[in-house]
Context: one part of a larger RNA
């Protein structure tokens, strides 16, 4: 609960496809469902209203008249909305062109570090700390060099740079596949937005199963440290991390801002394309301008409680969804569903305050 809201006070679904519903550009016409007129039935009584009248008045109450949307059946109107037909090209979608990107998948190849083995060389120390101590080391160890093995990763370029719906994505090479911007304005011709239910992706982490193990590391073992020290700091390490093939579905999944459209003064920086002009070492070059599309910053009006938002709105409107309704109790219980599990989705209440 016919109200107010949703960056920070409760509240925008983690992201997108898409059903059903709801909405939908410009002419021209049809039809008259919507809409609006008229007219007839219809609207029980109380109840509202107006005349008049009854209790001293008033409340009340009696009586007469009206209204009584909604419904029903006829006649009319056609601007708006619909229906149905025809038509455009701005929304949208295609098609062509060069160019952009750390979008995705797959293969190969690479490269520092790291660690571990062999061999050589060398001798007492190494290591670690706020001191140390557990550790390693004469069975030759840190260090130095040369060869081998492995595994994870991907420095500088690197940029409030760019690519993606979000999650994410950063050696390089090749193939496969996907989007977006710019340009042309060539072709359909409203083909569209939103989107309850579905659905498909979805960081880490955990979970089967296989492999895989170099560092780093939850548990864990030991040194410290302290009053203690189930911690921080040292010294070890299992799972994990990583690869395939499956589950799980959460996160301050954040810009704490749904999605889409259209209207509102700028300023300065970056990226992508496109064009003009000058320059030019002629190169896929460089500089200025302007445009379109993305990113940032500062800011008019407006806007808000402030902070602060401000052509990327949190400003001015429309369509659609999704949530909130005082704290705690609780994302707790119960039921359903989902999941191998852990758990997840949906989600009270009684008390209390």
């Nucleotide at each position: 609960u016919u109200g107010g809201g949703c960056c920070u006070a409760a509240a925008g679904c983690g992201u997108c496809c898409g059903u059903a519903g709801c909405c939908g550009g410009g002419c021209g016409a049809u039809c008259a469902a919507g809409u609006c007129u008229c007219c007839g039935g219809g609207u029980a009584a109380a109840u509202c209203c107006a005349g008049c009248g009854g209790c001293u008045u008033a409340a009340c109450c009696g009586u007469u008249g009206g209204a009584a949307u909604u419904c029903c059946g006829g006649g009319g109107a056609u601007a708006c909305u619909g229906u149905u037909c025809g038509u455009c090209u701005u929304g949208a979608g295609g098609u062509c062109g060069g160019g952009a990107g750390a979008c995705g998948g797959u293969a190969u190849g690479g490269g520092u570090a790291c660690u571990c083995c062999u061999a050589g060389u060398g001798u007492a120390a190494g290591g670690g700390u706020g001191a140390a101590a557990u550790c390693u080391u004469c069975u030759g160890a840190u260090c130095c060099u040369a060869g081998g093995g492995g595994g994870a990763c991907c420095a500088c370029c690197u940029g409030u740079g760019g690519u993606g719906a979000a999650a994410a994505c950063g050696c390089a090479u090749a193939c496969c596949g996907a989007g977006a911007a710019c340009g042309a304005g060539c072709c359909u011709g409203a083909c569209g937005g939103u989107g309850a239910g579905g659905g498909a992706c979805g960081a880490a982490g955990c979970c089967u199963g296989a492999g895989g193990g170099a560092g780093c590391g939850a548990a864990c073992g030991g040194g410290a440290u302290u009053a203690g020290a189930u911690a921080c700091c040292c010294c070890g390490g299992u799972a994990g991390u990583c690869u395939c093939a499956g589950g799980u579905g959460u996160a301050a999944a954040c810009a704490a801002u749904g999605u889409c459209c259209g209207u509102u003064u700028g300023g300065u920086g970056u990226u992508g394309c496109a064009u003009a002009c000058a320059c030019u070492a002629c190169g896929g070059g460089u500089g200025u301008g302007u445009g379109c599309a993305g990113u940032g910053c500062c800011g008019a009006a407006g806007c808000g409680a402030a902070g602060g938002c401000g052509u990327u709105a949190a400003a001015c409107g429309g369509a659609c969804c999704g949530c909130c309704u005082g704290g705690g109790g609780a994302g707790u219980a119960u039921g359903a569903c989902c999941g191998c599990a852990a758990g997840g989705u949906u989600g009270a209440a009684a008390c209390u305050u």

This is a predicted structure of a 353-nucleotide part of an RNA (small-subunit ribosomal RNA, central domain) from an uncultured archaeon. Its Rfam family is "Archaeal small subunit ribosomal RNA". A reference for the family is Yusupov et al. (2001), "Crystal structure of the ribosome at 5.5 A resolution", Science. Its family is annotated with ribosome and structural constituent of ribosome in the Gene Ontology.